């Protein structure tokens, strides 16, 4: 210098539960671990969810400017330091 990775130190925290904000998806606080070397940032590109207001006009429609970064990709930064 350094992996597609050995340990270790600290880190993050799914379902689920209780507030909390929101029409919803879901955000956020605490609890809680199912997991994660980026589970750190970041809606830029693609899928996903939602569908109040809006189009329609009656429908199990449609339509983000709304959610997601723990769903992939890309952009930004960042710990350890094993093989070699």
């Nucleotide at each position: 210098a350094g992996a597609u990775u050995a340990a270790a130190u600290g880190g993050c925290a799914a379902a689920c539960c209780u507030g909390u904000c929101g029409a919803a998806a879901g955000u956020c606080a605490g609890g809680g671990a199912c997991g994660c070397a980026a589970a750190g940032c970041u809606a830029c590109g693609a899928g996903u969810c939602u569908a109040a207001a809006g189009u329609g006009g009656u429908a199990u429609a449609c339509u983000a400017c709304g959610a997601u970064a723990g769903u992939c990709g890309g952009g930004c930064u960042g710990c350890u330091g094993u093989a070699u």